[in-house]
RNA sequence: AUGUGACAAAGGUAAACCCGUUGAAAGACGGGGACACAAAGCCAUGGGUCUAAGGUACUGUUGCUAUGACUGCCAGGCUGCCGGA
Numbered sequence: 001a002u003g004u005g006a007c008a009a010a011g012g013u014a015a016a017c018c019c020g021u022u023g024a025a026a027g028a029c030g031g032g033g034a035c036a037c038a039a040a041g042c043c044a045u046g047g048g049u050c051u052a053a054g055g056u057a058c059u060g061u062u063g064c065u066a067u068g069a070c071u072g073c074c075a076g077g078c079u080g081c082c083g084g085a
Stems, first nucleotide, its partner, number of pairs: 004083002012037002017032006035072001041078003045075003048070003054065004
């Protein structure tokens, strides 16, 4: 240095849920709270999933559609702490 991930050390993030804000919604942000996570750090690049304001089809019902969203859905790219085997 690369790989790798310990009954190690120092730390880090923060699920569900509650409150507030925001958004058409999915969701996001802030506070509380911890289910978990060796990249659960960053990037919407590929796949997948969610929503349907607007548009559109059909007729008052519903369907389709992403330019919206999810990185704690999977993969990929970039970066990072420690060092027993």
A computed fold for an 85-nucleotide RNA from Thermincola ferriacetica, annotated as c-di-GMP-I riboswitch aptamer.
The sequence was found by an Rfam model in a public genome assembly.
Its mean pLDDT, the model's own confidence on a scale to 100, is 86.